[in-house]
Context: one part of a larger RNA
Molecule: small-subunit ribosomal RNA, 5' domain
Organism: Thalassoglobus neptunius
RNA sequence: GAAUGAACGUUGGCAGCGUGGAUUAGGCAUGCAAGUCGAGCGACAAGUCUUCCUUCGGGGAGAUGGAGGAGCGGCUAACGGGGUAGUAAGGCAUCGGAACGUACCCUUCAGUCGGGAAUAGCCACGGGAAACUGUGAGUAAUGCCCGAUAAUAUCUUCGGAUCAAAGGUCCGCCGCUGAGGGAGCGGCCGAUGUGAGACUAGGUAGUUGGCGGGGUAAUGGCCCACCAAGCCAGAGAUCUCUAGGGGGUGUGAGAGCAUGGCCCCCACCACUGGGACUGAGACACUGCCCAGACACCUACGGGUGGCUGCAGUCGAGAAUCUUCGGCAAUGGGCGAAAGCCUGACCGAGCGACGCUGCGUGCGGGAUGAAGGCCCUUGGGUUGUAAACCGCUGUCAGAGGGGAUGAAAGCGCAAGCUUGACAGAGCCUCAGAGGAAGCGCGGGCUAAGUUCGUGCCAGCAGCCGCGGUAAUACGAACUGCGCAAACGUUAUUC
Numbered sequence: 001g002a003a004u005g006a007a008c009g010u011u012g013g014c015a016g017c018g019u020g021g022a023u024u025a026g027g028c029a030u031g032c033a034a035g036u037c038g039a040g041c042g043a044c045a046a047g048u049c050u051u052c053c054u055u056c057g058g059g060g061a062g063a064u065g066g067a068g069g070a071g072c073g074g075c076u077a078a079c080g081g082g083g084u085a086g087u088a089a090g091g092c093a094u095c096g097g098a099a100c101g102u103a104c105c106c107u108u109c110a111g112u113c114g115g116g117a118a119u120a121g122c123c124a125c126g127g128g129a130a131a132c133u134g135u136g137a138g139u140a141a142u143g144c145c146c147g148a149u150a151a152u153a154u155c156u157u158c159g160g161a162u163c164a165a166a167g168g169u170c171c172g173c174c175g176c177u178g179a180g181g182g183a184g185c186g187g188c189c190g191a192u193g194u195g196a197g198a199c200u201a202g203g204u205a206g207u208u209g210g211c212g213g214g215g216u217a218a219u220g221g222c223c224c225a226c227c228a229a230g231c232c233a234g235a236g237a238u239c240u241c242u243a244g245g246g247g248g249u250g251u252g253a254g255a256g257c258a259u260g261g262c263c264c265c266c267a268c269c270a271c272u273g274g275g276a277c278u279g280a281g282a283c284a285c286u287g288c289c290c291a292g293a294c295a296c297c298u299a300c301g302g303g304u305g306g307c308u309g310c311a312g313u314c315g316a317g318a319a320u321c322u323u324c325g326g327c328a329a330u331g332g333g334c335g336a337a338a339g340c341c342u343g344a345c346c347g348a349g350c351g352a353c354g355c356u357g358c359g360u361g362c363g364g365g366a367u368g369a370a371g372g373c374c375c376u377u378g379g380g381u382u383g384u385a386a387a388c389c390g391c392u393g394u395c396a397g398a399g400g401g402g403a404u405g406a407a408a409g410c411g412c413a414a415g416c417u418u419g420a421c422a423g424a425g426c427c428u429c430a431g432a433g434g435a436a437g438c439g440c441g442g443g444c445u446a447a448g449u450u451c452g453u454g455c456c457a458g459c460a461g462c463c464g465c466g467g468u469a470a471u472a473c474g475a476a477c478u479g480c481g482c483a484a485a486c487g488u489u490a491u492u493c
Stems, first nucleotide, its partner, number of pairs: 001493004006489005013358006019351002026314003030311003035075003040072002047064007082269003091194007100186003105182008113147004123136005153162003167174002195241003202232003207229004212224003244266004248259004271292005294305004322348001324347003330344001331342004361391004371382004395434001397429004404422002408417003437482005442463003448477005458465002
């Protein structure tokens, strides 16, 4: 000098774009953050229509209707969002590889036939403080099961054997099953590179390899039985400490050094530890089970919870924000669609935290006014600075206006509908009115005088100042630098 997710001190006008829990991966009140489909299914309210009864109040049956709460079923919930604890290699980066999987999407071929048994909801009766739960009767489906069909699928001793489906409908279509291909995505393997310590020198028994098996979507000691005795290591094994990695970022002429916050890619984590289930995909942040710590409820028998989602709170800390608005846009889930959901996201709010831009006026104005400071008392300086005269109207303020962010969607068409938030250019009003500080002045280093103090009080980045004329302390005047900031501290180059 440059830089920072900064903090502290003094000061503080506006706007745009960014950015903001770095410490306790400490504990969390409250609300929200993942639903959707009635065009898969049964049941059900109001209303409407028809009909019957009626004590004229109403009631019953059928059809239509479809609100709303739940239930069965499907898809989603494995994404999106957060964090960096662990991990020095099941990681990451780059380059290769062979023994694999893939829901939704695209494409090709073939099919979608016939039956059956349950079960939730509902009803009845219970248990429990609650969470929840039991028994009985009975019901539906794109839920479950059986049969048929069966190749290019699977197995095969090559003879053969085995394996599927689901319907809905507004009649447009949307679905379902088997098989092949594709795209994208994912699992696995190898090489090279990727911190510190040798005052850590030996480490290793599923250890290293083989045969056979098990397991997996798939290779493999991944697991198991048997056999062999290997394997790694001074080019640093093992152990200990530290740490997520990369694209990048800072600095630097570069080489390099330092770093990995925001954004993107990858990995890992989800109160701590372990486990599997479901599923195309998880060993699953707001799923399940077990154990533990913690917290809460309890009728003491037993239950419930997991903000490292968005806000917010306590704590610790030098230190880091609103319990905001909206699905209008982009994107995601579901749905045929309308649409619903979406703290993703888009916006607004707070903070000079950073960068950038703008403003705090412009021109004239000497009797060089007053005041201040200095003085050799003549004057000098502050200083065209002010006053005063003329002007302008950025920003802020008030009013108007509405481009644009809107593309689409619905509808046969004409046409209709959609902005949370921001709001440009432009027009009008008013009026210099509302807007300057901070640090420094011995040398390095731009800028000095006076007074006070008297090795005191104090300053200080280094050299060093201060013991009676201190350009170095404190104050005043003045000057220098930067400027909505200026200094200090910390850290990197």